[in-house]
């Protein structure tokens, strides 16, 4: 980097450093010198893998020491297709794209 499977309406931030961007892309909208992104320290959330117990072969529960992940806004909203309604619009479902985990090449 590509492929497969699962999840994505919940949850959880302070300090230091630095100095202008960030929210994947496009459009919108938003955050940001009352300090963006990055990096460091500490704290927290969750429970994918791993662990333990039961079940009996797939689920349930516990715990949080280990491997990850995450800590503005539903993945911030929409993008493609279909549908519903009171049709300049609102909503629903599926898809695409993306993120994360585990496995494979």
């Nucleotide at each position: 980097u590509u492929c497969u499977u699962a999840u994505c309406a919940a949850g959880a931030g302070a300090g230091g450093u630095c100095g202008a961007g960030g929210g994947u892309c496009u459009g919108g909208c938003c955050c940001u010198a009352u300090g963006a992104a990055g990096c460091c320290u500490c704290a927290g959330c969750a429970a994918c893998c791993a662990u333990c117990a039961a079940u009996u072969u797939u689920u349930u529960g516990a715990a949080a020491a280990g491997g990850u992940g995450c800590u503005a806004a539903u993945u911030c909203c929409a993008g493609c297709a279909a549908g519903u309604a009171u049709u300049u619009u609102a909503c629903u479902u599926g898809g695409a794209a993306g993120a994360u985990a585990a496995g494979a090449a």
Overview: A computed fold for a 105-nucleotide RNA from Robertmurraya korlensis, annotated as SAM riboswitch aptamer (S box leader). Model confidence (mean pLDDT): 84 of 100. It matches the Rfam family "SAM riboswitch aptamer (S box leader)". Rfam links the family to the GO term regulation of gene expression. The sequence was found by an Rfam model in a public genome assembly.